The RNA shown here (Bacterial RNase P class A) has 342 nucleotides and comes from an Armatimonadota bacterium.
Lineage of the source: Bacteria > Bacillati > Armatimonadota.
Rfam family: Bacterial RNase P class A. From the family's description: Ribonuclease P (RNase P) is a ubiquitous endoribonuclease, found in archaea, bacteria and eukarya as well as chloroplasts and mitochondria. The family's RNA type in Rfam is ribozyme.
Of the family's consensus pairs, 95% are formed in the model.
It was read from a public genome assembly, where an Rfam model found it.
Its mean pLDDT, the model's own confidence on a scale to 100, is 76.

RNA sequence: GGAGUCGGCCGGGCGACGGCCUCGCUUAAUUGCGGGGAGGAAAGUCCGGGCUCCAAAGGGCAGGGCGCCAGGUAACACCUGGGCGGAGCGAUCCGACGGAAAGUGCAACAGAAACAUACCGCCUCGACUUGGUCGGGGUAAGGGUGAAAUGGUGGGGUAAGAGCCCACCUCGGUCCGUCGUAAGGCGGCCGGGUGCAAACCCCGCCCGGAGCAAGGCCUAAUAGGAGGGGGAUGAUGCUGCCCGCGGACCCCUCGGGUUGGCCGCACCAGCUCGCCGGCGACAGCGAGCGCAGACAGAUCGUCGCACAAAGACAGAACCCGGCUUAUAGGCCGACUCCCAGA
Numbered sequence: 001g002g003a004g005u006c007g008g009c010c011g012g013g014c015g016a017c018g019g020c021c022u023c024g025c026u027u028a029a030u031u032g033c034g035g036g037g038a039g040g041a042a043a044g045u046c047c048g049g050g051c052u053c054c055a056a057a058g059g060g061c062a063g064g065g066c067g068c069c070a071g072g073u074a075a076c077a078c079c080u081g082g083g084c085g086g087a088g089c090g091a092u093c094c095g096a097c098g099g100a101a102a103g104u105g106c107a108a109c110a111g112a113a114a115c116a117u118a119c120c121g122c123c124u125c126g127a128c129u130u131g132g133u134c135g136g137g138g139u140a141a142g143g144g145u146g147a148a149a150u151g152g153u154g155g156g157g158u159a160a161g162a163g164c165c166c167a168c169c170u171c172g173g174u175c176c177g178u179c180g181u182a183a184g185g186c187g188g189c190c191g192g193g194u195g196c197a198a199a200c201c202c203c204g205c206c207c208g209g210a211g212c213a214a215g216g217c218c219u220a221a222u223a224g225g226a227g228g229g230g231g232a233u234g235a236u237g238c239u240g241c242c243c244g245c246g247g248a249c250c251c252c253u254c255g256g257g258u259u260g261g262c263c264g265c266a267c268c269a270g271c272u273c274g275c276c277g278g279c280g281a282c283a284g285c286g287a288g289c290g291c292a293g294a295c296a297g298a299u300c301g302u303c304g305c306a307c308a309a310a311g312a313c314a315g316a317a318c319c320c321g322g323c324u325u326a327u328a329g330g331c332c333g334a335c336u337c338c339c340a341g342a
Stems, first nucleotide, its partner, number of pairs: 001338010013305006020037006039313001043324002046322005051211004058243004063207005068082005083097001084095004098202002103200002105196003119143002121139008151169006170192004175188005215263004225254006237245001268290001270289006277282001
């Protein structure tokens, strides 16, 4: 100097004028004064919860979720660390990562054959029309087909060959020893059991439901209406079914009244800084801060200044922890590889 990998941050601030919403104090009075006001994803609604209600939510089946180990967390399919496998020269990145030795199923086409072999070939014996043809036996090392062909390479051995034997490797093992909390690692021994479970399945662990349009309160008004059906021989009720519980209303049609206000509604598993423990996620302690709450729905417009960017993606509606997706422009740190020079 070039090319990369990983992590963090910004995506607005200050001032003036005018406009809007909210909170606090104040005023006869939104009258006056002061504080605050849209994100890193507010998005997707994909997970997990808080909260509210369903009776007191019990058991079983179905159904659903997860799937290496150990931790973190309120919890999780999230995060951290480790193991194994794979990609990369590397920094690093990816993994739908329990079981194929319980069973069933699939692997098109090609190929002789897809748990099962003999098309070509090789060896051997015999016959014949003799460097050829036919038949019997042996074979799976070589060739062909295929994504994949009784695990691979080398050597020995053989009539020719083959884990037939040996060496090194590879895969599996409810076996043995050892290290590790564990997943696993190392060594020995036994064996070669194809791949697919993101196929059905088996195994282990976990799971009530619905949702802020949840759910409460106040005020006002009407018709405490009409007809029909079910119900103590047990209604509604708890996702579906069964058992159990429970104990009085439930459903359909027609018709009438109100479409108002308040709460829920932001003090939260909150944020910042420091100390301390931990590889880390994070935990503990101390101090400080209060940072939008609209309801047809506010958070803006203009100008100036500094700056590195204010131009992209894009707007809160019960809240929080994650994941995923989109993103103009810019800053910081650590690490890897290549080239050149000293």